Predicted 3D model of a 476-nucleotide part of an RNA (small-subunit ribosomal RNA, 3' major domain) from a Gammaproteobacteria bacterium. The organism belongs to Gammaproteobacteria, within Bacteria.
[in-house]
Context: one part of a larger RNA
RNA sequence: UGACGGGGACCCGCACAAGCGGUGGAGCAUGUGGUUCAAUUCGACGCAACGCGAAGAACCUUACCCAGGCUUGAACUGCGAGUGACCAUCGGUGAAAGCCGACUUCCGCAAGGACGCUCGUAGAGGUGCUGCAUGGCUGUCGUCAGCUCGUGUCGUGAGAUGUUGGGUUAAGUCCCGCAACGAGCGCAACCCUUGUCCUUAGUUGCUAACGGGUAAUGCCGAGCACUCUAAGGAGACUGCCGGUGAUAAACCGGAGGAAGGUGGGGAUGACGUCAAGUCCUCAUGGCCCUUACGUCUGGGGCUACACACGUGCUACAAUGGCCGGUACAAAGGGCUGCCAACCCGCGAGGGGGAGCUAAUCCCAAAAAGCCGGUCGUAGUCCGGAUCGGAGUCUGCAACUCGACUCCGUGAAGUCGGAAUCGCUAGUAAUCGCGGAUCAGCAAUGCCGCGGUGAAUACGUUCCCGGGUCUUGUACA
Numbered sequence: 001u002g003a004c005g006g007g008g009a010c011c012c013g014c015a016c017a018a019g020c021g022g023u024g025g026a027g028c029a030u031g032u033g034g035u036u037c038a039a040u041u042c043g044a045c046g047c048a049a050c051g052c053g054a055a056g057a058a059c060c061u062u063a064c065c066c067a068g069g070c071u072u073g074a075a076c077u078g079c080g081a082g083u084g085a086c087c088a089u090c091g092g093u094g095a096a097a098g099c100c101g102a103c104u105u106c107c108g109c110a111a112g113g114a115c116g117c118u119c120g121u122a123g124a125g126g127u128g129c130u131g132c133a134u135g136g137c138u139g140u141c142g143u144c145a146g147c148u149c150g151u152g153u154c155g156u157g158a159g160a161u162g163u164u165g166g167g168u169u170a171a172g173u174c175c176c177g178c179a180a181c182g183a184g185c186g187c188a189a190c191c192c193u194u195g196u197c198c199u200u201a202g203u204u205g206c207u208a209a210c211g212g213g214u215a216a217u218g219c220c221g222a223g224c225a226c227u228c229u230a231a232g233g234a235g236a237c238u239g240c241c242g243g244u245g246a247u248a249a250a251c252c253g254g255a256g257g258a259a260g261g262u263g264g265g266g267a268u269g270a271c272g273u274c275a276a277g278u279c280c281u282c283a284u285g286g287c288c289c290u291u292a293c294g295u296c297u298g299g300g301g302c303u304a305c306a307c308a309c310g311u312g313c314u315a316c317a318a319u320g321g322c323c324g325g326u327a328c329a330a331a332g333g334g335c336u337g338c339c340a341a342c343c344c345g346c347g348a349g350g351g352g353g354a355g356c357u358a359a360u361c362c363c364a365a366a367a368a369g370c371c372g373g374u375c376g377u378a379g380u381c382c383g384g385a386u387c388g389g390a391g392u393c394u395g396c397a398a399c400u401c402g403a404c405u406c407c408g409u410g411a412a413g414u415c416g417g418a419a420u421c422g423c424u425a426g427u428a429a430u431c432g433c434g435g436a437u438c439a440g441c442a443a444u445g446c447c448g449c450g451g452u453g454a455a456u457a458c459g460u461u462c463c464c465g466g467g468u469c470u471u472g473u474a475c476a
């Protein structure tokens, strides 16, 4: 100087408390451990591994296993030599990769050239090892308020001071004081979005007034007021008033205002810590393989199953289930695409073909809600696992191993021990909608969008994590 203390003082955080909803019990989905296996490819392991890499494992992917091929190789750049076509078509063989044969025969006068094949050579190739050799990227403490430097001063020196102190703040934020005076990286602001208004613009958007038309609808003429769209601007700064305070910084209350003290949300992550993670994104040192640890193909596996754990979904019902009627979103996606009307099918779907490169057309039905009916506390008209049968769609192909539909079957489960998690407001809870990946899909995952919409916070004694000062130390 740090680190640590079941030392002290002060302060903060859904840290506790106050509340609401869960997990832990059930069934299933998914990941992991374990076990099994020819293989069940590999990585990730307290928080910070375990719906994680994987935003799509039937083949492919694929790295694993079995079997069968190739050896300058699937792909790259040269050099030397030889050869002639290449492409296309047809036949044979094989599970396929391929192999064999037939037909055809480039430019140029020529040397030769392009391209292909063969042989050789230099080299390719490796998801092989080392993340404890590395770059890059990332997690974490933590969006915590800290981390440092120059000059000066003090100290023999390590170092200190500044950065401590008195207030204050979300903040090393600001004020005052002070042997310090300044400065940098962080904080804040500048950026995006949302909340109010104005201006400009008016189609594909909108419809107040006028006219036309209809069973009805901005449907048409018309208009750009309103909504909206998207560009520019205004607006919030403790600016104003009162109080408290050291007259300071600031805090408390109030006015006006759509909004008030960082308005809400996002992006943004200091010096560093964990030899944290990644050599399987990529790059890369070293080591290793080179008729194989490279490469191609068929099939299998990654989907196994006495079990254990994590994360979720669906439930156990009446604030509900089922049936009928009826209303209101936002944000997205669409040409190998989204697919309307209409017809067929109980349905998944099939036929059909209009429109749309999309503020125009389509996906598209929002659901919870509201109105009416039924069930009457029962393992039920709750719950839907499991299994049998029949189908649809995608795809070369759904046996291992896809999703969905219909009929039947109807399991556990009556609110969950010890323990444990999330959340402070348009939040929790609850309800549906969309997207990426993607032929299809194991999506209940992930990332977004809106609808309905709470309860509680006395407080900081305690648990956990963190910040500042101080104290002890036999630790570094």
Stems, first nucleotide, its partner, number of pairs: 001476002003473003007470007015460002019423005026314008034305002042053002064300007077122008089102005106113002125289002128287003134283002136278003139274001141272001146185006152161003165176003191266004196234007205224003210221003237260001240254005316416001320375007332363003337356002342351003382413001387408007429452007